Predicted 3D model of a 695-nucleotide part of an RNA (large-subunit ribosomal RNA, domain II) from a Pirellulaceae bacterium. Rfam family: Bacterial large subunit ribosomal RNA. Lineage of the source: Bacteria > Pseudomonadati > Planctomycetota > Pirellulales > Pirellulaceae. The full RNA is in RNAcentral, with records from ENA. Model confidence (mean pLDDT): 82 of 100.
Context: one part of a larger RNA
RNA sequence: UCCGGCGAGUUACCGUCUGCGGCUAGGUUAACCCGUUACGCGGGGGAGCCAUAGGGAAACCGAGUCUGAAUAGGGCGUUAUAGGUCGUAGGUGGUAGACGCGAAACUGCGUGAUCUACCCAUGAGCAGGUUGAAGCGCGGGUUAUACUGCGUGGAGGACCGAACCCACUUGGGUUGAAAACCGAGGGGAUGACUUGUGGGGAGGAGUGAAAGUCUAAUCAAACGCAGAGAUAGCUCGUUCUCUCCGAAAUAUCUUUAGGGAUAGCCUCGAGCAACUACGUACCGGGGGUAGAGAUACUGAAUUGGACGGGGGCUCUUUCCAGAGUACCCCACCGAACCAAACUCCGAAUACCGGUGCGACUAUCUCGGGAGUCAGUCCGCGAGGGAUAAGCUUCGCGGUCGAGAGGGAAACAACCCAGACCAUCUGCUAAGGUCCCGAAGGGCCACUUAGUCACUAAGGAAGUUGAGUUGCCGUGACAGCCAGGAUGUUGGCUUAGAAGCAGCCACCAUUUAAAAAGUGCGUAACAGCUUACUGGUCGAGCAAUUCUGCGCCCAUAAUGAACGGGAGUAAGUGGUCCACCGAAGCAGUGGAUUGCGGGAAUCUUCGGAUUGCCGCAGUGGUAGGAGAGCGCUGUACGUCAGAUACAAGCCGUACCGAAAGGAGCGGUGGUGGGGCGUACAGGUGAUUAUGCCGGA
Numbered sequence: 001u002c003c004g005g006c007g008a009g010u011u012a013c014c015g016u017c018u019g020c021g022g023c024u025a026g027g028u029u030a031a032c033c034c035g036u037u038a039c040g041c042g043g044g045g046g047a048g049c050c051a052u053a054g055g056g057a058a059a060c061c062g063a064g065u066c067u068g069a070a071u072a073g074g075g076c077g078u079u080a081u082a083g084g085u086c087g088u089a090g091g092u093g094g095u096a097g098a099c100g101c102g103a104a105a106c107u108g109c110g111u112g113a114u115c116u117a118c119c120c121a122u123g124a125g126c127a128g129g130u131u132g133a134a135g136c137g138c139g140g141g142u143u144a145u146a147c148u149g150c151g152u153g154g155a156g157g158a159c160c161g162a163a164c165c166c167a168c169u170u171g172g173g174u175u176g177a178a179a180a181c182c183g184a185g186g187g188g189a190u191g192a193c194u195u196g197u198g199g200g201g202a203g204g205a206g207u208g209a210a211a212g213u214c215u216a217a218u219c220a221a222a223c224g225c226a227g228a229g230a231u232a233g234c235u236c237g238u239u240c241u242c243u244c245c246g247a248a249a250u251a252u253c254u255u256u257a258g259g260g261a262u263a264g265c266c267u268c269g270a271g272c273a274a275c276u277a278c279g280u281a282c283c284g285g286g287g288g289u290a291g292a293g294a295u296a297c298u299g300a301a302u303u304g305g306a307c308g309g310g311g312g313c314u315c316u317u318u319c320c321a322g323a324g325u326a327c328c329c330c331a332c333c334g335a336a337c338c339a340a341a342c343u344c345c346g347a348a349u350a351c352c353g354g355u356g357c358g359a360c361u362a363u364c365u366c367g368g369g370a371g372u373c374a375g376u377c378c379g380c381g382a383g384g385g386a387u388a389a390g391c392u393u394c395g396c397g398g399u400c401g402a403g404a405g406g407g408a409a410a411c412a413a414c415c416c417a418g419a420c421c422a423u424c425u426g427c428u429a430a431g432g433u434c435c436c437g438a439a440g441g442g443c444c445a446c447u448u449a450g451u452c453a454c455u456a457a458g459g460a461a462g463u464u465g466a467g468u469u470g471c472c473g474u475g476a477c478a479g480c481c482a483g484g485a486u487g488u489u490g491g492c493u494u495a496g497a498a499g500c501a502g503c504c505a506c507c508a509u510u511u512a513a514a515a516a517g518u519g520c521g522u523a524a525c526a527g528c529u530u531a532c533u534g535g536u537c538g539a540g541c542a543a544u545u546c547u548g549c550g551c552c553c554a555u556a557a558u559g560a561a562c563g564g565g566a567g568u569a570a571g572u573g574g575u576c577c578a579c580c581g582a583a584g585c586a587g588u589g590g591a592u593u594g595c596g597g598g599a600a601u602c603u604u605c606g607g608a609u610u611g612c613c614g615c616a617g618u619g620g621u622a623g624g625a626g627a628g629c630g631c632u633g634u635a636c637g638u639c640a641g642a643u644a645c646a647a648g649c650c651g652u653a654c655c656g657a658a659a660g661g662a663g664c665g666g667u668g669g670u671g672g673g674g675c676g677u678a679c680a681g682g683u684g685a686u687u688a689u690g691c692c693g694g695a
Base pairs, nucleotide, nucleotide: 001695002694003693004692005691006690011096012095013094014093015092016091017090018089019088020087021086022085023084024083026050027049028048032044033043034042035041054061055060064076065075066074067073099237100236102234106227107226108225109224110223111222118200119199120198121197122196123195124194125193126191128160129159130158131156135152136151137150138149139148140147164188165187166186168185169184170183171182172181203219205215206214240628241627242626243625244624245623250263251262252261253260254259264372265371266369267368268367269366270365271364278358279357280356281355282354283353284352285351291345292343293342298339299338302335303334304333305332308330309329310328311327312325313324314323315322375400377398378397379396380395381394382393383392384391405416406415407414420590421589422588423587425586426585427584431580432579433578434565435564436563440577441576442575443574444573445572446571452567458552459551462549463548465546466545467544468543469542470541471540479536480535481534482533483532485509486508487507490504491503492502515530519528520527591618592617593616594615595614596613597612599610600609601608602607629684631681632680633679634678635677636676637675638674639673645671648667649666650665651664652663654661655660
């Protein structure tokens, strides 16, 4: 991992609601007793319980009562056509383990020191080699010591190194040979050494040269049993089918935030009314948002003016005064401008009311049952953030959630569109029509970049279209040819300054025209050139604005930005006519739900059942409601069976909308079984790191 079996809303009691049944102006017995065919039966038993009256904390009063000074007001009651009670089945709540499995833990009583830590008692072990302390002897030495040489001696948590003890490094081993080992090296090895045997103390306790170590492969509190099915607002799992409806991820409160309670939203049952909810048209309203505004306020803020007031500074002044101001503030005038917490103004929507129309119970009320309280993305309006985030928090709407199908290459949340079933029928939506791959052509433009097929600021005689303003056959623009002069080297400055370092001025003359000079250049001149003019040429030229499509900008780590091929349209814009394209719509057939119509049968006259026609529906998670299939057993009825039969198992082309059910053949070999009705339940498994067995 697979296969088979087992495996989870039960039972008791007490409430509450619904269905069914009994009795009723009441209902019902409990214990117990008697009888009995001994039982799942009949009779008795009215104690008790519920109802028949409520209000009050109560005393108490009573169709009223409580509060209150009250005869007031108010609360809860009384009145009508009622309802009550007992049983039973189902839904649901409570108390119990209460759908199943699951802690870590806590408490009690015991068992453990044969492992290991420490201690006590009594024993045992340590090859061999080395070093050579004290002391002592003799000699030297001293007054004597000290000191010293040579011997002797044999000390030491001394040295080297086996046994023994340990475990520092490394290789292997890592489903091992082994739940700590093997190999090679390593440390201690007369000691705080190692070891045998016996003994001691224990679970909040022992022991500890101290690591929270060790206390039987278990230790920040051992192990066994019990309380015990501890508790688990947590995780996981929770078993057959079909039909109808179908959510929420919000508000408030919460030692509350991944839990709950109430409301909201779903479902089932019952009920009632109106021109009700809702939609739409019109009419009548209030508003202060978007926008806008500024001599309409509050505030912010730019610039110019005039110079009014105050202050500062400078100058002047014996004092009084006065003058100046590229400084600061306030006020004034002009211009342009800003605001969520500004408004002289002010929409669209939305909201409220009325009327008409549509709609036909969808609204509302009461009762049973829920689930939901982590939402998500997209568009629009905003706050936070950086006018960042697949960010975060609100509001309005949509999708997903709980939604399949077509498109977007692939792609919950985008676009189209809401899947009852069948169909080798048709029409369309979004999106498409060269090939992959269903379906296309015409016309008018644009694009040359493979743009199409990622992006901005910025840049550019790319190119299309529409303008505006100038110049132009009295000849524009560009090119070419020629001229471009004189006073004068203007004045100043300067070493120099001559058009051309700088400052000032910028005149005049001759001219077709020519600057007291546009740019190079020189030390300064010179030289080149421009403005300006003539000639040649012969038709448009120049500047600028808006606009369509293109260009550059354009850089990331394996090779990748039309889905690919390919395309000059098969790209882009416009227009016309076609076609393809979905589970959409339509056709045909079928199923089912609700409503309506009309029929038949039954009827307790309330209604129920069956089939027909029409209309509208039939995606669905949590969840509510309904109808069924199958398993085991019990009771009653019924059936097959001598060629025996039933269950089970194997095969199989049949039936049913499903769960499922037959028939036939084989096997099976004496066991039981099928069908109908009713009842009862240990009643349905791909998932619980489920349990047991097998492969």